Model confidence (mean pLDDT): 81 of 100. This is a predicted structure of a 73-nucleotide RNA (transfer RNA) from a bacterium. It matches the Rfam family "tRNA". It is annotated as a transfer RNA. About the family: Transfer RNA (tRNA) molecules are approximately 80 nucleotides in length.

């Protein structure tokens, strides 16, 4: 230098054909328990790497960048 993966909530990752961002742990509060775990209810948390561009609308779709893997030189 070059091909191909992936970057989404505190972690682990979904998200199909562009149409209201989500799941499992974990976190707060309430119920239960002498107490803790459990287990049931709610609820907080997000610039979708970064910036542009198409579109009536972008996680998606294009284009450069920047990180990490993994494969040629």
């Nucleotide at each position: 230098g070059g091909g191909c993966c992936g970057g989404u909530a505190g972690c682990u990752c979904a998200g199909u054909u562009g149409g209201u961002a989500g799941a499992g742990c974990g976190c707060u509060a309430c119920a239960u328990u002498u107490g803790c775990a459990a287990u049931g209810u709610a609820g907080a948390g997000g610039u979708c790497a970064u910036g542009g561009g198409u579109u009536c609308g972008a996680a998606u779709c294009c284009c450069a960048u920047c990180c990490g893997g993994u494969c040629c030189a």